[in-house]
RNA sequence: GAGUCACUAGCUCAGUCGGUAGAGCGCCCGGCUUUUAAUCGGAAGGUCCUGGGUUCAAAUCCCAGGUGACUCA
Numbered sequence: 001g002a003g004u005c006a007c008u009a010g011c012u013c014a015g016u017c018g019g020u021a022g023a024g025c026g027c028c029c030g031g032c033u034u035u036u037a038a039u040c041g042g043a044a045g046g047u048c049c050u051g052g053g054u055u056c057a058a059a060u061c062c063c064a065g066g067u068g069a070c071u072c073a
Stems, first nucleotide, its partner, number of pairs: 001072007010025004019056001028042004049065005
């Protein structure tokens, strides 16, 4: 210098052919227990890496940029 892939909740990750975002763990509250742990129930938590474009509608498609991993030179 060139190419490929990834980026979504505090963490690890899903998210189909574009239709308005979820799980597990964790945190918080409660049940159970003498208490803790385990277990059960509930709630909260998101500018979907950034900016722009297409579209009635974008996490998803297109362009540019950022960060990381890998490959080639």